The RNA shown here (FMN riboswitch aptamer (RFN element)) has 174 nucleotides and comes from Paraburkholderia acidiphila. Its Rfam family is "FMN riboswitch aptamer (RFN element)". About the family: The RFN element is a highly conserved domain that is found frequently in the 5'-untranslated regions of prokaryotic mRNAs that encode for flavin mononucleotide (FMN) biosynthesis and transport proteins. This element is a metabolite-dependent riboswitch that directly binds FMN in the absence of proteins. In Bacillus subtilis, the riboswitch most likely controls gene expression by causing premature transcription termination within the 5' untranslated region of the ribDEAHT operon and precluding access to the ribosome-binding site of ypaA mRNA.The FMN riboswitch structure, reported in present an FMN-bound six-stem junction, adopts a butterfly-like scaffold, stapled together by opposingly directed but nearly identically folded peripheral domains. Lineage of the source: Bacteria > Pseudomonadati > Burkholderiales > Burkholderiaceae > Paraburkholderia. The RNAcentral record of the sequence draws on Rfam.

C1' cells in the first nucleotide's frame, strides 16, 4: 500500500423589507439557500526549476512535480414519494343472529424489496485558452411528500428518524 469482515464517531442550508388581504415567512416585488461521490484549462502550498537581475546576500521565474481545495443546474448516489412483496388493523359479505372461519374494496400501519425505471429538478451568452460541461463576467433557471384561516426550496410534521457517503478503531488475506 490493497481486497474483506466487525465497530464507533459525524454526515443540509435558507424569508430579512415590502405590497394586497379578514387570512399569506405559502400570493406579488425585492431578497436568502445549495447533500455525497466523480471529473478539473481555476487556486492555495511544498519541492525541483529553464532563464533573467545581482558584486554578494538574495530576488524574480517559463515550465514540472506532490499534497489540499474547487459544479445546485456535466455524470453518478442518496433522502422524498410512486410501484411491488409480506405482515397486521379492516367496513362489508358468509350466518336466523353472535363468535368462530373464510373472503375481502378503499384505505391506514409496519417490515422488506428492486432501482427497470414512473416522479426524480435546471444553462445558456460573451471572453480566455489547443481544449470550457467546470475558470472569468453577465444573463437566466431549478427544488419530495403531508400540513396550514392563502397556493410553501425557505414555516410545521414524519425526523431524537434514514442515508449517499467522510473519518477512525480493529480484525484478518495478499
Nucleotide at each position: 500500500g490493497u481486497g474483506c469482515g466487525u465497530c464507533u464517531u459525524c454526515a443540509g442550508g435558507g424569508c430579512g423589507g415590502g405590497g394586497u388581504g379578514a387570512a399569506a415567512u405559502u400570493c406579488c416585488c425585492c431578497a436568502c439557500c445549495g447533500g455525497c461521490g466523480g471529473u478539473a484549462u481555476g487556486c492555495c502550498g511544498g519541492c525541483c526549476g529553464c532563464g533573467c537581475c545581482g558584486a554578494a546576500a538574495g530576488g524574480c521565474a517559463a515550465g514540472g512535480u506532490c499534497u489540499g481545495c474547487g459544479a445546485g443546474c456535466c455524470c453518478g448516489c442518496g433522502a422524498g414519494c410512486g410501484c411491488c412483496u409480506g405482515c397486521g388493523c379492516g367496513a362489508g359479505c358468509u350466518u336466523c343472529a353472535c363468535g368462530a372461519u373464510g373472503u375481502g374494496a378503499u384505505g391506514c400501519g409496519c417490515a422488506g424489496g428492486g432501482u427497470c425505471a414512473g416522479c426524480a429538478g435546471a444553462u445558456c451568452u460573451g471572453g480566455u485558452g489547443c481544449g470550457a460541461a467546470g475558470c472569468c463576467a453577465g444573463a437566466g433557471c431549478c427544488g419530495a411528500c403531508g400540513g396550514u384561516c392563502a397556493u410553501a426550496g425557505u414555516c410545521c410534521g414524519g425526523a431524537u428518524g434514514g442515508a449517499a457517503g467522510a473519518a477512525g478503531a480493529u480484525g484478518u488475506g495478499c